A computed fold for a 375-nucleotide RNA from a Rhodospirillaceae bacterium, annotated as Bacterial RNase P class A. The coordinates come from a structure-prediction model, not an experiment, and the mean pLDDT is 76. It matches the Rfam family "Bacterial RNase P class A". Gene Ontology terms of the family: tRNA processing, dimeric ribonuclease P complex and ribonuclease P activity. From the family's description: Ribonuclease P (RNase P) is a ubiquitous endoribonuclease, found in archaea, bacteria and eukarya as well as chloroplasts and mitochondria. It is annotated as a ribozyme. The sequence is in RNAcentral, with records from ENA. The source organism's lineage runs through Bacteria, Pseudomonadota, Alphaproteobacteria, Rhodospirillales and Rhodospirillaceae.

RNA sequence: UCAGAUGGCUGGAUGGCCGCUUUCCGGCAAUAGGGAAACCUGCGGGGGAGAGGAAAGUCCGGGCUCCAUGGGAACACGAUGCCGGGUAACGCCCGGCGGGGGCGACCCUAGGGAAAGUGCCACAGAAAGUAAACCGCCUGGCCUUGCGUCAGGUAAGGGUGAAAGGGUGUGGUAAGAGCGCACCGCGAAAUUGGCAACAAUUUUGGCACGGCAAACCCCAUCGGGAGCAAGACCGAAUAGGGGUGGCAUUAUAGCGGGUUUUCGCGCUGUCGCUCGGGUAGGUCGCACGAGGCGUUUGGUAACAAACGUCCCAGAUGAAUGGUCAUCCGUCUCUUAUGAGAUAGACAGAACCCGGCUUACACGCCAUCUGAUGCA
Numbered sequence: 001u002c003a004g005a006u007g008g009c010u011g012g013a014u015g016g017c018c019g020c021u022u023u024c025c026g027g028c029a030a031u032a033g034g035g036a037a038a039c040c041u042g043c044g045g046g047g048g049a050g051a052g053g054a055a056a057g058u059c060c061g062g063g064c065u066c067c068a069u070g071g072g073a074a075c076a077c078g079a080u081g082c083c084g085g086g087u088a089a090c091g092c093c094c095g096g097c098g099g100g101g102g103c104g105a106c107c108c109u110a111g112g113g114a115a116a117g118u119g120c121c122a123c124a125g126a127a128a129g130u131a132a133a134c135c136g137c138c139u140g141g142c143c144u145u146g147c148g149u150c151a152g153g154u155a156a157g158g159g160u161g162a163a164a165g166g167g168u169g170u171g172g173u174a175a176g177a178g179c180g181c182a183c184c185g186c187g188a189a190a191u192u193g194g195c196a197a198c199a200a201u202u203u204u205g206g207c208a209c210g211g212c213a214a215a216c217c218c219c220a221u222c223g224g225g226a227g228c229a230a231g232a233c234c235g236a237a238u239a240g241g242g243g244u245g246g247c248a249u250u251a252u253a254g255c256g257g258g259u260u261u262u263c264g265c266g267c268u269g270u271c272g273c274u275c276g277g278g279u280a281g282g283u284c285g286c287a288c289g290a291g292g293c294g295u296u297u298g299g300u301a302a303c304a305a306a307c308g309u310c311c312c313a314g315a316u317g318a319a320u321g322g323u324c325a326u327c328c329g330u331c332u333c334u335u336a337u338g339a340g341a342u343a344g345a346c347a348g349a350a351c352c353c354g355g356c357u358u359a360c361a362c363g364c365c366a367u368c369u370g371a372u373g374c375a
Stems, first nucleotide, its partner, number of pairs: 001371009012327007020050006027043002032041003052346001056357002059355005064227004077223005082096005097111001098109004112218002117216002119212003134158002136154007143146001166184006185207001186205008231284004241275007253268004291310008328344001329342005
């Protein structure tokens, strides 16, 4: 210098003027204004704060709230699934192991169990699982002596397939074959190291055990439901309901007390008073929290502890803006100087927190790897 790997940062800047939301401190106004009430609000001055790294998707885990639930267990269903650690918890994070990829830095990995059982393995192929003889090779019989046929042996070679009952070599054999042997692979046992997953070594078995569990299943662990439109409080008008009082009697009616008849009772109207529920509306929930920052200590790390320090949006027809100037960007033109244009990535809180995933212009930083050149 070029090509890469990993982890982070930033997310236009400064100033003037005019506003918006929230909050604090004085002053004025209160027998105030709006509203039935609940409740909300002013005038003027000064100060503080005011979108994000993802506020997004609403995927996972919690807090909080209400509902359900006597305790425990089992079954069903769902989720998770190598080992150890972190955490309030997690399907998240950290560290490690095994497997795969890359020259490398490094990256990817749903990775328990297939000798508990069931099932599946398309097409091709002779045979797809208690394996298998199509071609070939070898032995024997027959006669028609052939590119013949019959019987048997054979998994070394060919062919099919994603996969064919270990691989390479050597001995062996009629030809072959773990049939024997060496190495590799695989299984079992022991020893050593490691908390463990696992690894290494030794001994041993001639190989017995094909693959699929994001097929059923088995094993282990975890899981009650709904969600801030949760929920709590205050609370109209109108309509309807309960109680009570006055007036009225349309009623020789209708309805009710299981049915029929008679008698009796109550209700059915209207005007007031009063009680309680619900709705509109209002207030709270709602901004001090598994909180931020810094230092030290422990830990490889995730993270934890101690100390110090700070208070950091809270709207609800929903604030967080508009405009001007200069600069930084970006785009266009120009040999250059320079000129012009553009608001400038992805996107915007809505109960809160921890994660994951997805989107993201121009840039910046740190560490590391490979190649090349120079000293």